[in-house]
Context: one part of a larger RNA
RNA sequence: AGCGCAGGGUGGAUGCCAAGGCGCCAAACGCCGACGAAGGACGCGAUAAGCUGCGAAAAGCCACGGGGAGCCGCAAAUAGGCAUUGAUCCGUGGAUGUCCGAAUGGGGAAACCCGGCGGAGGGAAUGCUCCGUCAGCCUGUAAUGAAUCCAUAGUUACAGGCGGGGAACCCGGGGAACUGAAACAUCUAAGUACCCGGAGGAAGAGAAAUUAACGUAAAGAUUUCCUAAGUAGUGGCGAGCGAAAGGGAAAGAGCCCAAACCGCGGGUCUACGGACGCGCGGGGUUGAGGGCCGGCAAAAUGGAUUGACAAGCUUUAAUGGAAGACGUCUGGAAAGGCGGGCCAAAGAGGGUAACAGCCCCGUAUAUGAAAGAGCGAGUCACCUAGCCGGUACCAGAGUACCACAGGACACGAGAAAUCCGGUGGGAAGCAGGGUGGACCACCAUCCAAGGCUAAAUACGUUUGGCGACCGAUAGCGCAUAGUACCGUGAGGGAAAGGUGAAAAGAACCCCGGGAGGGGAGUGAAAGAGAACCUGAAACCCUGUGUUU
Repeated sequence: AGCGCAGGGUGGAUGCCAAGGCGCCAAACGCCGACGAAGGACGCGAUAAGCUGCGAAAAGCCACGGGGAGCCGCAAAUAGGCAUUGAUCCGUGGAUGUCCGAAUGGGGAAACCCGGCGGAGGGAAUGCUCCGUCAGCCUGUAAUGAAUCCAUAGUUACAGGCGGGGAACCCGGGGAACUGAAACAUCUAAGUACCCGGAGGAAGAGAAAUUAACGUAAAGAUUUCCUAAGUAGUGGCGAGCGAAAGGGAAAGAGCCCAAACCGCGGGUCUACGGACGCGCGGGGUUGAGGGCCGGCAAAAUGGAUUGACAAGCUUUAAUGGAAGACGUCUGGAAAGGCGGGCCAAAGAGGGUAACAGCCCCGUAUAUGAAAGAGCGAGUCACCUAGCCGGUACCAGAGUACCACAGGACACGAGAAAUCCGGUGGGAAGCAGGGUGGACCACCAUCCAAGGCUAAAUACGUUUGGCGACCGAUAGCGCAUAGUACCGUGAGGGAAAGGUGAAAAGAACCCCGGGAGGGGAGUGAAAGAGAACCUGAAACCCUGUGUUU
């Protein structure tokens, strides 16, 4: 020195655990902000660095309700207090709420600096202190009012609104590349990522110029899911892309303008005859239309629509809640074994010194709200129909449509309908017009060029439940942390759990400067001693056997 065996050290695998995650389901809920948000800075405690809470009224103040013996957060300790005249704690409502931040009196290198006006305090007086107020834009109203007579611009005041934030979800405006096609250009990736604008608890869509059928014909807004179907199609007919009708389900809801015509009030022009246009009100809203004229009939039905009231329900604290301190054995400890009882609308679950229906918290079940929030049957207000005949007044125009070049449609220009906007052209107007996948005829069907519209849907939060989900290199990045740390910055981004049933956390003695250790003591155990459950391997050491 190698190998074997034994014993240690180191190390932190493994096992067990649960305080943290992940996913699904159900129910409820979903915007905040100039009344100053989201997010922060700085403060507030007897002692106070961090977290939490709060704001100079500062781990808090007030009221109402719950609750009932302790309390002064995590978090020990001392001091000092509070509490059955009901504290702490829980819920609802309110008060206070420094400074920054849209940040808004002005400035600014965020949390700072400097002002105006009005009021108050203080002072001999100025400085000083406190309270209130002072940004901009848009809309409306009123007053005032230039060049310039009227007027207009402008100015001022008042009122209302906007601004900023929001993880995901939604709508719109822009919009890649890697990649795939085994290269690559059409194509794909993908209208994805990303940027911008906007809205809401959802958004968008939505009451047919829709589909369908033309072989017998019908359906009746939208949205979502299943299916139709990887079908019909599309496609360097490559890679790929990929419907719809129909059927089944969820939900269910329909409405309002513009115009004709009538009335009222301003305005512009005027040849004073009038013409044009505006605002408001009535009327009217559909494909079996409406207006106007004549005749008849007279009040029904419905209303998410707009508002008020409202029984009640849900929710934001809670309350009652059965039955063994059973005996005995083992043990440190009984909930375990044995014996012998009880409850059960409760034998879900958790805790208690091992495994507890009956010890504790609970569970089944039954109750509960002064105040706030949500839903809300219903009531009231309010809104809401006609029939016959005539007349031919109205029914959304630079629109429909066409051409050219594009985009969207599953559909790549194709036989390419349909939809959208760009450039140019440009109708009919109810004896009218669109559509039925080029186009024409017939037939069928529907009324564009104005608008609104719950629910079923998406995402999230909270609460509850569940899991052939994880169990500390797993599970979220975090058993908590967007911390430490890295980076000028945008940004990147960890590691780290376990004494014991209970601190009973080792008084006292000894060695030592200490660290550490030896006794003593606690404990079931200290080979559980805080570098603390178990404690594998690599690696290191000691002893011993053996080989060289």